[in-house]
Context: one part of a larger RNA
RNA sequence: GUAUAUUGAAGGAACUAGGCAAAAUGACCCCGUAACUUCGGGAUAAGGGGGUAACUGCUUGCCUCUGUAAAGAGGGUAGUAGUUGAACGUGAAAAUGGAGGGGGGCGACUGUUUACUAAAAACACAGGACUCUGCUAACUUGUAAGAGGAUGUAUUGGGUCCGAGGCCUGCCCGGUGCCAGCAAGCUAACAGGAGGUGUUAACGCACUGAAUUUAACCCCUGGCAAACGGCGGCUGUAACUAUAACGGUCCUAAGGUAGCGAAAUUCCUUGUCGGGUAAGUUCCGACGUGCAUGAAUGGCAUAACGACUUUCCUGCUGUCUCCAGUAUAUGUUCA
Numbered sequence: 001g002u003a004u005a006u007u008g009a010a011g012g013a014a015c016u017a018g019g020c021a022a023a024a025u026g027a028c029c030c031c032g033u034a035a036c037u038u039c040g041g042g043a044u045a046a047g048g049g050g051g052u053a054a055c056u057g058c059u060u061g062c063c064u065c066u067g068u069a070a071a072g073a074g075g076g077u078a079g080u081a082g083u084u085g086a087a088c089g090u091g092a093a094a095a096u097g098g099a100g101g102g103g104g105g106c107g108a109c110u111g112u113u114u115a116c117u118a119a120a121a122a123c124a125c126a127g128g129a130c131u132c133u134g135c136u137a138a139c140u141u142g143u144a145a146g147a148g149g150a151u152g153u154a155u156u157g158g159g160u161c162c163g164a165g166g167c168c169u170g171c172c173c174g175g176u177g178c179c180a181g182c183a184a185g186c187u188a189a190c191a192g193g194a195g196g197u198g199u200u201a202a203c204g205c206a207c208u209g210a211a212u213u214u215a216a217c218c219c220c221u222g223g224c225a226a227a228c229g230g231c232g233g234c235u236g237u238a239a240c241u242a243u244a245a246c247g248g249u250c251c252u253a254a255g256g257u258a259g260c261g262a263a264a265u266u267c268c269u270u271g272u273c274g275g276g277u278a279a280g281u282u283c284c285g286a287c288g289u290g291c292a293u294g295a296a297u298g299g300c301a302u303a304a305c306g307a308c309u310u311u312c313c314u315g316c317u318g319u320c321u322c323c324a325g326u327a328u329a330u331g332u333u334c335a
Base pairs, nucleotide, nucleotide: 001330002329003328004327005326006325007324008323010321011320014319019316027052028050029049030048031047036041038164053084054083055082056081057080058079059078061077062075063074064073065072066071099314100313101312102311103310104309105308106306107305111123112122127162128161129160130159131158132157139148140147141146166300167299168298170231171230172229175228176227177224178223179222180221181220185218191212195208196207197206198205199204232250233249234248235247236246259293260290271287272286273285274284275283
């Protein structure tokens, strides 16, 4: 000097990206326990108190036995008083054993995951919806036979999306897709053969070929958005100003409804106001001018839960002001 332990005056997060690490809390008994809530929880909430070992009394609530009853005996437990004692929860010792609280975000929850840098807000989930599927089912696999689905039968089985429960889920079918319909149009091969060409003395043989006949698709007519998806400009106007309930005009398939909103989404931006601090680019509550929110690509609230994430407070501490001592191990230097 390093490593691992351990102790520390005064202060107590001033450290730091961040209380990382450490300290602190801790068993049992008694008292006591808020908001909120899906009435189950929250809850060991929080916050207080207690030497709880051994022995000896007392009390007799509880249990057992005897007894008709009164009462008696025994037992552990509880209360209470005292003694012993190093015993202060146990333990010879080591080891072991919740820090707590308030606010926000996300995901309902228990669960699952990148074996060896990610455990999460990702996946799953119960539940919701759409769609296919009448049984030799749909669908999957195989060249096929066949097999799974299923020794199941629409309260079945497959696919897709959302993701407990609560309140809800607006408008658009023009584009793409799917479903249904179908008069006309368009068209391939087949069919059809008028006519034509070559050759021949001729019969023939060979070739070419117009009308006509037409399927699906497409076109056409409708439906469907918890299908893929989409959900506007410009401009005028109220007796201060400002703003515009109101009007005009252009475009569109329709112009974003309820909610939420500087947000895990806000560029300008440390937006503005309020709160917390002496001081706050974070945080919380509002506002709305939403660059570029928005309703199962789900929207918004939400008790409980989380080795998630963010912010604050109490306690606690060598994280720090500011370092110091001790022990062990090891290194270096000198002898």

A computed fold for a 335-nucleotide part of an RNA from a bioreactor sludge metagenome, annotated as large-subunit ribosomal RNA, domain IV. Its Rfam family is "Bacterial large subunit ribosomal RNA". The RNAcentral record of the full RNA draws on SILVA.